[in-house]
Context: one part of a larger RNA
RNA sequence: ACCUGCGAGUUACGGAGUGGUGCAAGGUUAAGUUCCAUAAGGAACGAAGCCCAAGUGAAAGCGAGCCUGAAUAGGGCGUUAAGUACCACGACGUAGACCCGAAACCGAGUGAUCUAUCCAUGGCCAGGGUGAAGUCUUCGUAACAGAAGAUGGAGGCCCGAACAUUUGCACGUUGAAAAGUGUCUCGAUGAGCUGUGGAUAGGGGUGAAAGGCCAAUCAAACUCGGAAAUAGCUGGUUCUCUCCGAAAUAGCUUUAGGGCUAGCCUUGUAUUGUAGCACGUGGGGGUAGAGCACUGGAUGGGCUAGGGUCCUUACCCGGAUACCAAAACCAACCAAACUCCGAAUACCAUGUGUGUAAUUACGGGAGUCAGACUACGGGAGAUAAGUUUCGUGGUCGAAAGGGAAACAGCCCAGAUCGCCGGCUAAGGCCCCAAAAUGUAAGUUAAGUGAGUAAGGAUGUGAAUUCUCAUAGACAGCUAGGAUGUUGGCUUAGAGGCAGCCACCAUUUAAAGAGUGCGUAAUAGCUCACUAGUCGAGAGGGUUUGCGCCGAUAAUACUUGGGACUAAAACUUACUGCCGAAGCCGCGAAUGCAUAAUUUCUACGGAAGUUAUGCGUGGUAGGAGAGCGUUCUGUAUGGAGUGAAGGUAUACCGUAAGGAGUGCUGGACUGUACAGAAGUGAGGAUGCAGGU
Numbered sequence: 001a002c003c004u005g006c007g008a009g010u011u012a013c014g015g016a017g018u019g020g021u022g023c024a025a026g027g028u029u030a031a032g033u034u035c036c037a038u039a040a041g042g043a044a045c046g047a048a049g050c051c052c053a054a055g056u057g058a059a060a061g062c063g064a065g066c067c068u069g070a071a072u073a074g075g076g077c078g079u080u081a082a083g084u085a086c087c088a089c090g091a092c093g094u095a096g097a098c099c100c101g102a103a104a105c106c107g108a109g110u111g112a113u114c115u116a117u118c119c120a121u122g123g124c125c126a127g128g129g130u131g132a133a134g135u136c137u138u139c140g141u142a143a144c145a146g147a148a149g150a151u152g153g154a155g156g157c158c159c160g161a162a163c164a165u166u167u168g169c170a171c172g173u174u175g176a177a178a179a180g181u182g183u184c185u186c187g188a189u190g191a192g193c194u195g196u197g198g199a200u201a202g203g204g205g206u207g208a209a210a211g212g213c214c215a216a217u218c219a220a221a222c223u224c225g226g227a228a229a230u231a232g233c234u235g236g237u238u239c240u241c242u243c244c245g246a247a248a249u250a251g252c253u254u255u256a257g258g259g260c261u262a263g264c265c266u267u268g269u270a271u272u273g274u275a276g277c278a279c280g281u282g283g284g285g286g287u288a289g290a291g292c293a294c295u296g297g298a299u300g301g302g303c304u305a306g307g308g309u310c311c312u313u314a315c316c317c318g319g320a321u322a323c324c325a326a327a328a329c330c331a332a333c334c335a336a337a338c339u340c341c342g343a344a345u346a347c348c349a350u351g352u353g354u355g356u357a358a359u360u361a362c363g364g365g366a367g368u369c370a371g372a373c374u375a376c377g378g379g380a381g382a383u384a385a386g387u388u389u390c391g392u393g394g395u396c397g398a399a400a401g402g403g404a405a406a407c408a409g410c411c412c413a414g415a416u417c418g419c420c421g422g423c424u425a426a427g428g429c430c431c432c433a434a435a436a437u438g439u440a441a442g443u444u445a446a447g448u449g450a451g452u453a454a455g456g457a458u459g460u461g462a463a464u465u466c467u468c469a470u471a472g473a474c475a476g477c478u479a480g481g482a483u484g485u486u487g488g489c490u491u492a493g494a495g496g497c498a499g500c501c502a503c504c505a506u507u508u509a510a511a512g513a514g515u516g517c518g519u520a521a522u523a524g525c526u527c528a529c530u531a532g533u534c535g536a537g538a539g540g541g542u543u544u545g546c547g548c549c550g551a552u553a554a555u556a557c558u559u560g561g562g563a564c565u566a567a568a569a570c571u572u573a574c575u576g577c578c579g580a581a582g583c584c585g586c587g588a589a590u591g592c593a594u595a596a597u598u599u600c601u602a603c604g605g606a607a608g609u610u611a612u613g614c615g616u617g618g619u620a621g622g623a624g625a626g627c628g629u630u631c632u633g634u635a636u637g638g639a640g641u642g643a644a645g646g647u648a649u650a651c652c653g654u655a656a657g658g659a660g661u662g663c664u665g666g667a668c669u670g671u672a673c674a675g676a677a678g679u680g681a682g683g684a685u686g687c688a689g690g691u
Stems, first nucleotide, its partner, number of pairs: 001691006011095004017089007026051003032045005055062002065077004098236002101233001105226006116200009125190001127159003130155001134151006163187001168183004202218001204214003239626006249262005263368002265365006274358001276354008289341001290339002295335003299331003304325001306324002308321004371396010401412003416588004421584003427578003430562003436575001438574006449564001455549002459546010476533005482506003487501003512527001516525002589616012627680001629677010645664005651658002
């Protein structure tokens, strides 16, 4: 891991609820006794007790009333509705209370054969090195001291086996081993190592102290018990179909992943113009917008207090101002905590119409309290986030189908079942791939389409406007582009062309006191301007459509791909077609409502048939109806001419399921109606066995 078996809302009592049965102003027995049956049990007796039939008051008490009160007032609780006993069911409470699961807590015991420390008594430490004190001899001293040479053999001394230990590295890591192997390192006469026996025990021991060790277990050992501790937590919780169908919110909470009440779901009873919708009428409001009348902000202007600066001034005065600037004025603005104003919606009330339960009230049962994205209106943030927090709608959640390549939350659309029928939605119609290589008119040349901004550009289409033009424009070519004059100033120089000022006049077809290059300054080239040549449009703005650049991410790219250019791109218009579980058609099932009809009836109704209409996605969850298993009762069957079980099978039923037959098997077992449950497994890192 698989297979087989086992495996989770039970039981007792209690008070409320629903359904049923009996009796009913009453209902009911308990223990016990007697009788019958004896496996269980049944019947009779047994009013003790309990509930109800009257309440009210703290009570005395009074009583269809009572209490409060001075009250005959007002108010509170009553009167005007039948209960009671048992059975069943859904939930709740008390109990282990659906099942499994802690870490822990407490009690009583068992452990020091491992290990920590201690006590008693034994044992062990190859070999080599170093050479303390002391002693002797000699030298030396006044005597000491001191020196040298011998001798001597100290030491938590040195090297290094046994023994003890374990530093680094490697291997090992389902190991050879639940701590090892190899090599290196380390103590090795000592606070040494070790044998045997003994002592200390769990909030206790022991500890050269690491929270170490106390039998492979230690921030409190192990065993049994309290004990099914508790678990607002995780996991699991077993057959079928039908009807309805949520929530992820508010308030409170030592509360925030839990709860309680309300909201939203379901179910029962009651409610006959309730809810909703449309139109009309009447309301309140201060949002969007707008505005500046208030409160504030804020720009410019004029006017003008005050201040600054300057001038003047012995002082007092006074003057100027391209400075700063209050108030008031003019113009133009801004505001969630501004408002002289002010919608649309929404909301409240009401009338009419529509509308048949979608409403409301009272009971039984819940689940939900982590929500997600999207559009719009806001806050927080950075007008960031697949961010966060509110409001309103949608979808997902709990929704399958079609589209968006793929894609809970986007677009279309809500799946009762069947059909080799039809029409459409979103979205599409060249091929992959169902349907147009559709029609008409344009645009784009960028593969734009098929990712982006500020900004940039003789890309190109459309509209409009201005200027010039056969009295010849624009572009090109030819020619001119002069004179006073080198204008004045400045300057070393300044001659159109460093800079400053001025910018006139003449000759002219035209020519600036000069557009640019250039020179030290001149010179030179060129432009404006003019003529000729040429011969028809030229130039500049504005608005706008589609394109271009801007455009950088690490292996090879990507509208889904192929591929596409008068398109298979974009814009506009039109026609047709494809396209879903949508809609229609045919058939079938089922829920609810209505009608007809048949049967039964405790006359309340129930069941069936037919027709019509509206429905039948669904998680948590509520309600209903069934299937199957084991046992019991009553009735009735089958079985050695072969029961149950097993196995095979193309049969029946809407499902759970149910038959028939063959083979196997070898002794029990079905059906109908009731009753009772150890009543349904794939999950729980489930338990046991097998493989």
Molecule: large-subunit ribosomal RNA, domain II
Organism: Actinomycetes bacterium